[in-house]
């Protein structure tokens, strides 16, 4: 210098242009002599940044990280 991949909840990751989900963790409740396990309910995200579009997690660009080639 050139090519590829990744960027979404505290963590690991899904998500085919039409208002974003799971597992673990966390909070509350049930159960239990207590803890744990189990069960139920909740909270938690302007999706790294900019642009295109009536509409973007998804398309384009920039940036960062990572990998391959030289």
């Nucleotide at each position: 210098g050139g090519g590829g991949g990744u960027a979404u909840a505290g963590c690991u990751c899904a998500g085919u242009g039409g208002u974003a989900g799971a597992g673990c963790a966390u909070u509350c409740g049930a159960c239990u002599g207590c803890u744990g396990a189990u069960c139920g309910a909740g909270a938690g995200g302007u999706c790294c940044c900019g642009g295109u579009u009536c509409a973007a997690a998804c398309c384009c660009g920039a940036u960062a990280c990572u990998u391959c080639c030289u």
The RNA shown here (transfer RNA) has 70 nucleotides and comes from Trichonephila inaurata madagascariensis. Its Rfam family is "tRNA". It is annotated as a transfer RNA. RNAcentral holds the sequence, with entries from ENA and Rfam. Lineage of the source: Eukaryota > Panarthropoda > Chelicerata > Araneoidea > Trichonephila inaurata. Its mean pLDDT, the model's own confidence on a scale to 100, is 83.